[in-house]
RNA sequence: GUGGCUGUAGCUCAAUCGGCAGAGCAUCACACUGUGGAUGUGAGGGUUGCGAGUUCAAGACUCGUCAGCCACC
Repeated sequence: GUGGCUGUAGCUCAAUCGGCAGAGCAUCACACUGUGGAUGUGAGGGUUGCGAGUUCAAGACUCGUCAGCCACC
C1' cells in the first nucleotide's frame, strides 16, 4: 500500500427484515447479618468510535474518517 473483520454503559456482550437502546458482572443505597461475605430489592451510569447522507423513523443501510486485529504485498 490492497482486501477483510471489529468498534454499543466501568468490563464482557445482546438488540430478528430499519420501529421504545438492553442483559450479566461491577458501582451505590436499602433489607438481612454481631461484623463481613452471600442473598434479596431498588437506583445511577450511553451523543451506539467520529463526521455526513438516505428515511416518517438509523445501533442497523450508504459515503468519508479514526483506532484495533487478520491476511496479502